[in-house]
RNA sequence: GGGCUCGUAGCUCAGUUGGUAGAGCGCCGCUCUCGCACAGCGGAGGCGGCCGGUUCGAAUCCGGCCGGGUCCA
Repeated sequence: GGGCUCGUAGCUCAGUUGGUAGAGCGCCGCUCUCGCACAGCGGAGGCGGCCGGUUCGAAUCCGGCCGGGUCCA
C1' cells in the first nucleotide's frame, strides 16, 4: 500500500425482501428470608464509529473517512 471482515445498551452479541431497536449477563427497586444467596416480578440504560448520498422512510443500500481483526505485498 492492497483484499476481506467487524464497529448496535456497562459487557457478549442478535436484528438484511429498508418501515421506525432487542436478548443474555450486569445494574436499580419490589416480593420471598431473621439476614444473604437463589428464585419470581418490575425498571433504568443505546439513535446505532463519524460525515455525506439514495429514499416518503435506512442500524439495514451506496460513497468517503476513522478504529479493531485477519490475509497478501